[in-house]
A computed fold for a 139-nucleotide RNA from Nonomuraea sp., annotated as c-di-AMP riboswitch aptamer (ydaO/yuaA leader).
The RNAcentral record of the sequence draws on Rfam.
The organism belongs to Nonomuraea, within Bacteria.
Of the family's consensus pairs, 92% are formed in the model.
It matches the Rfam family "c-di-AMP riboswitch aptamer (ydaO/yuaA leader)". About the family: This family represents a conserved RNA structure found upstream of the ydaO and yuaA genes in Bacillus subtilis and related genes in other bacteria.
RNA sequence: GGUCGUUGCCGGCCUAAUCCCGGGCGUGUUGCCCGGGAGCCGGGGACCCAUCGCAUCUGGGGUGAAUCCGCGCUAGUGGUAGGGACAGCUCCCAUGCCCGAACCCGUCAGCUAACCCGGCCGGCAGAGGGAGAGGAACA
Numbered sequence: 001g002g003u004c005g006u007u008g009c010c011g012g013c014c015u016a017a018u019c020c021c022g023g024g025c026g027u028g029u030u031g032c033c034c035g036g037g038a039g040c041c042g043g044g045g046a047c048c049c050a051u052c053g054c055a056u057c058u059g060g061g062g063u064g065a066a067u068c069c070g071c072g073c074u075a076g077u078g079g080u081a082g083g084g085a086c087a088g089c090u091c092c093c094a095u096g097c098c099c100g101a102a103c104c105c106g107u108c109a110g111c112u113a114a115c116c117c118g119g120c121c122g123g124c125a126g127a128g129g130g131a132g133a134g135g136a137a138c139a
Base pairs, nucleotide, nucleotide: 012124013123014122018038019037020036021035022034023033024032025031039120040119041118042117043116044115049110059108060105061104062103063102068079069078070077071076082099083098084097089132090131091130092129093128
């Protein structure tokens, strides 16, 4: 000096997943649990509207960007609808980089005012070019 790993702090990103108050527990740490509030997010739920031949179950439905099509030794793999970021903010390019999952309800749910119910987890490392708005500091 470089690379890799671990830990702490500051800052940032994906996501609704953040902030505050009270109480208890813990603690060289800034954490955990219970309760409440704000904010954000999701579900159920009228009239109207929409749907409505029959049969079957191979049901049907929800969160999410994560859907669909090939190949396959059915482990996976190639693409794809769609989604994300480049560090003050916004837009565009770069078709460059990354993701393109997983889970839940339980035979049941179109929309839906009032109303009712629920969630606030988890995971990351990154970097280029152009333009615009804005107006900080200094003089």